[in-house]
């Protein structure tokens, strides 16, 4: 230089003939239990705004198609493999 594969919460990971993004696991907070911790269960756990009910934005970056995009289609960037 060419071909092909990935990219999604702190972290691993799922949603795919386009149709409620974040199941599910570990972290983590907060409480229950205990002498007190452990294990165990129950809640919550992606940003900004609001005291709030809630609104809005958020799948590696910018476009673009579409009533709708993680998903499709262009052009990058990062990492794998592979061929020269």
């Nucleotide at each position: 230089g060419c071909c092909g594969a990935a990219g999604u919460g702190g972290c691993g990971a799922a949603a795919c003939u386009g149709g409620u993004a974040g199941a599910c696991g570990c972290a983590c907070u907060g409480g229950a239990c205990u002498c007190a911790a452990a294990a165990u269960c129950c809640a919550g756990c992606g940003g900004u705004g609001g005291c709030g009910a809630c609104a809005c934005c958020g799948u590696c970056c910018c476009g673009g198609u579409u009533c709708g995009a993680c998903u499709c289609c262009g052009g990058g960037c990062u990492u794998c493999g592979g061929c020269a």
Source information:
Predicted 3D model of an 84-nucleotide RNA (transfer RNA) from a Chitinispirillales bacterium. It matches the Rfam family "tRNA". Rfam classes the family as a transfer RNA. Lineage of the source: Bacteria > Pseudomonadati > Fibrobacterota > Chitinispirillia > Chitinispirillales.